[in-house]
Molecule: c-di-GMP-I riboswitch aptamer
Organism: Candidatus Omnitrophota bacterium
RNA sequence: AAUUGAAAAAGGUAAACCAUUCGUAAGGAUGGGGCGCAAAGCUUCCGGCCCAGACGGUACGUCGGGGUAGCGGGGUUGCCAAG
Numbered sequence: 001a002a003u004u005g006a007a008a009a010a011g012g013u014a015a016a017c018c019a020u021u022c023g024u025a026a027g028g029a030u031g032g033g034g035c036g037c038a039a040a041g042c043u044u045c046c047g048g049c050c051c052a053g054a055c056g057g058u059a060c061g062u063c064g065g066g067g068u069a070g071c072g073g074g075g076u077u078g079c080c081a082a083g
Base pairs, nucleotide, nucleotide: 003082004081005080012037013036017032018031019030020029021028022027035070041076042075043074045073046072047071048068049067050066051065055064056063
């Protein structure tokens, strides 16, 4: 240093649900909560899935658009331990 996450420790994060709030919606934010997570840190580049109010396009449905990073892949940074 590649690699690995069996055991251990320190610290981190926070599903459902509840309250408040933003949004047409999907969903987001904050507080409570704690199912889980070794990248469940960051990033929509690729695929998937979800949404459909406005605006543009138009084949009038979902192309642009919005969301999901805790759906997977890619990129990028990183703690502890083994090595």